This is a predicted structure of a 560-nucleotide part of an RNA (large-subunit ribosomal RNA, domain I) from a Gemmatimonadales bacterium. The organism belongs to Gemmatimonadales, within Bacteria.
Context: one part of a larger RNA
This record gives sequence, C1' cells and structure tokens, in this order.
RNA sequence: GGCGCACGGUGGAUGCCUAGGCGCUGGAAGGCGAUGAAGGGCGUAGGAGGCUGCGAUAAGCCAGGGGUAACUGCCAACCAAGUGUUGAUCCCUGGAUUCCCGAAUGGGGCAACCCGAGUCGAGCGGGCAACCGUCUCGGCCCACCGGCGGCUGAAUGCAUAGGCCGUCGGAGCUAACCCGGGGAACUGAAACAUCUAAGUACCCGGAGGAGAAGAAAGCAAUAGCGACUCCGUCAGUAGCGGCGAGCGAAAGCGGAUCAGCCCAAACCCGCCUUAGGGCGGGGGUUGCGGGCCUGGACAUACGGAGACGAGAAAGGCCGGUCUAGCCGAAGGACCUGGAAAGGUCCGCCAUAGGGGGUGAUAGCCCCGUAGGCGAAAGACGUCGGGCCCUCCGUCCGGUGACCCAGAGUAGCACGGUGCUCGUGGAACCCCGUGUGAAGCAGGGAGGACCAUCUCCCAAGGCUAAGUACUCUCCAGCGACCGAUAGUGAACCAGUAGGGCGACUGAAAGGUGAAAAGAACCCCGUCGAGGGGAGUGAAAAGUACCUGAAACCGUGUGCCU
Repeated sequence: GGCGCACGGUGGAUGCCUAGGCGCUGGAAGGCGAUGAAGGGCGUAGGAGGCUGCGAUAAGCCAGGGGUAACUGCCAACCAAGUGUUGAUCCCUGGAUUCCCGAAUGGGGCAACCCGAGUCGAGCGGGCAACCGUCUCGGCCCACCGGCGGCUGAAUGCAUAGGCCGUCGGAGCUAACCCGGGGAACUGAAACAUCUAAGUACCCGGAGGAGAAGAAAGCAAUAGCGACUCCGUCAGUAGCGGCGAGCGAAAGCGGAUCAGCCCAAACCCGCCUUAGGGCGGGGGUUGCGGGCCUGGACAUACGGAGACGAGAAAGGCCGGUCUAGCCGAAGGACCUGGAAAGGUCCGCCAUAGGGGGUGAUAGCCCCGUAGGCGAAAGACGUCGGGCCCUCCGUCCGGUGACCCAGAGUAGCACGGUGCUCGUGGAACCCCGUGUGAAGCAGGGAGGACCAUCUCCCAAGGCUAAGUACUCUCCAGCGACCGAUAGUGAACCAGUAGGGCGACUGAAAGGUGAAAAGAACCCCGUCGAGGGGAGUGAAAAGUACCUGAAACCGUGUGCCU
C1' cells in the first nucleotide's frame, strides 16, 4: 500500500409521514373605482424584528345578532399591567374612523414629496371698536374630456367660433371567456417564391356575466322547410390546392333550447315656420304583397304577457337561498404494553359503519356524520303562490295601374377581400375609387350568362334560452404527487440572489405521546465539546425519525 472483516466518522439516499400542490364535478358569484379602486409607502402594541390586522379613534371604536369561560393575533416564549357570568376574547351583519402615494384630478414632481389660490373657522399679532394682518393650524373647494340646459359673445351686420355658469356622466384596475380594428415569423412543403404556419402569436379599441348572432331580398328543387346559437352526424365527403405540402364545407337528418317584436313612410290632428319644411301625437310594419282611402261585421268580450326589464312601465307581502350558529344515538371489564383504539369476553346504537383526532388500529372517548332546527341586520330576486297594477293582440270583403314601402343605395367597371373556392366558367358576402337605376305592371336570389319555373323583399333597429370561461367563494371527488416529486413557492417566495434594464430567480419540511429540552458533579479557557447523573418506551439531545453509498478513519487477518 492492497483486499477482507469488525467498529466508527462524514453524508443525507431510502422507507414512513403531510402542513402544500395538481386535476375534475356540482353550486354560488361574475366585478371594484372620483362616496377615490387595484396596488403600495409610512405608521400603529407597555417592552416589538418580521408576518397578520388596523389607520393619528391606528392588533382597534359604536350598534345589532350569535356564542360561553376564559382572554389581551402568529413566529414565541418572558416580564409588566389589565379585561371577563353586569357575558369579555371570539364569529356574523350594519355603521364610524380611514395618514401619504397611486386613474390621482389645484400646480409641480425623481410615486409615497414640494408649492399654492379662494372661502369658513381657531390661535397669534395690531386696533377703543368696526376690522385688518396672514406667522401657525384645521374644514371645504379649485384637473381634463363628453352629453344636456342656460348666459355671454369676436374678426363681421345677422350669425358662428370662443368664453362662462349649472347639471349628469366618463377616466383607472381586473384570470380566462367574447366581438371588432390591425397583424408577423420560425416552421411545413424534406431547398424555395404561390401556398403553409394563421387570421395563430402579438398590439389596439369595446362590452358583458356572458359576448356574438338573430326573425329570410334565406335554403331547397317539381317535394318542401320556416329566426339565431350550440352539440352529433353528414365527412375527411363535395370541393380547394406549385392539384405539391396541405386546406376543407353546406344542405339534409338527429338533438339542446325555443320568441318574437319595434321604427321610417303614406294618411289624420296639433304647434312652429325663414313657407323649403320642422317637431309632437295618432296611424302602421308585410311578400299566397301590405297600407292609406272606402264599405260592412264582431265586443267592453275573449285570449295572452310581465317583474330591474326584447317589445311598454313602476311595486308590496308570504315563502326560499346566502352571510354567525344549534340539537344530534350507543361500552364496559380483563390481558399485553410506556400508552389501548390492539387481543379476549359480554353488550349497545344505527335515516349516524363519510372523515379527522385522541400515547398503536375507536360506529358507541372528542370533533363530527345521518337527520332536523335557526336570523335582529345585510344580500339575492332564481323558483313557487296570492293580491294589486300595467301592457299587448284581434274579423271579412270590395274598389282604383290613387298613395306609401329605407338612394349616391342596388347594379356596373377597376382594385382588393371573405367563403371549400389560390381568377378560375366564379356566382354570393364585404371594402376602396369611379359611375349610377327601378319604384309593386317593381326589385333580389336559385354558382358565368339567357329563358322558363321556384323562393324571397335589401339599402333602419331590438331580442331571452340553449353556448364559452373561472381571478374568486362553498361542498365534494381522484387506479393524481408525496419534499430532486407536486405550483417557481408545503418553510415569512416571486423572497434571497443575478442583471443598467426589459427580465431572471433558487435552496430550505419531520426530536418526542408529552419539553419531561438533561437539576447536580467532573475535564476543559467562567469555551466548543465530552464523561457521569437524571428524563423518556427509546437519547430520539433541538447539527434531533429512519440514516444507504461515495468519501475519511481505528482495530485486526491475509498478501506484497
């Protein structure tokens, strides 16, 4: 020195555990904000570093409700001083207070700071006083934009712009979902340019609890359907496509859910008028055309609808749900053991044998569970009932080519775009530029175009439900993880740390049933550490459960 064995050190794998995660289901809620939000800064306790709470009334103040014997939040003890059966602490509801920054909004600014104007009040100073000064303090108020109403009012006569006043609103934040305006590249095509990725990512605007869409100028095909949305199917079909890569419908059928309405105009009435018309009310709203005008019938009858909103508008009561809670069955003995819930024996409850805890494995020890009960106050307005109220709808025929039925519109040309459709025979939808109709004997569509036939009525608007999502709350579940896993984060983590910055971003859980956390003695520097003693079931001794390997030793055997 090597190998083996034994015993240690180091180290923190493994096993067990779970305080935290992950995924999902059902329900609730789906917003907060100029009455100052989200998020912060700084303060705040008798002693107070951090977290939590709170705001100069500062771990709190007031009231109502619940609840019961303890309490002065947590790490986290200790000391001091107190509170409480005259009901505290605690939980729920309502109220008060709520510094400074932040949309931040009097002005400024390097956020949490600086500096003002006006007005009211207090103090202070001056003055006999009225009052003045504004040195200090306090309350209120002073940003911008838009709508509406009013006043005023230039160049410039009327007017307009502008200015001012009043009043109402907006502004910012927010996980995903939704609609709109813009809009990539990597990549794929085994290169690459059309194409693809993809109308994706991303940016901007807007809205809601959903959003969007929506009541046929639609589909269909000789038969018919009857708003929209979503799911299944149709179907990887028809198609599109350097016919490459690849992209990719619809009708129909089966389901979910169901709802239909209002204007503009003709015509009538009223008011105004610059004599063009305007405003208000009635009327009216569709395509086997409708309406006006005109004629006639029914009937103060029948039917329907409604609750913070489709169409037309405003409630109350009971009941229900949520925000604290309450009641809630039934077991003992012996044995082993540190400890009984284990074993044995004999019982009991069960609308409760889900689950958790308790010194090991408990239906009957504790919390609970099944089942049942409960609100002064606040919230919800879903569901149901009654009352009151309100609203809506409506029949038949005739007549006249009398009136009306959404115009810079439809169409067309050119340039684009969306559809399965990449210019193609390219319809249809939409946009830009230009041109530019008809008027119900009218117009659009049925994939160039024409005819026949069929369907429909554009150029105004509204519309629940079925559908999407989950920052958040409640309940529950898992052939999900178990500390290098599961969130980045089980632990004071978006922290420590890194970066000029945008941004990036960890490690780190476990004594024991209970601190019973080792009095006292000894060595040692009045250490660290160790040896006794003691606690404990066990030292498991806070560098603490188990304690693998690498690595480092001590002893011993063999070999060299």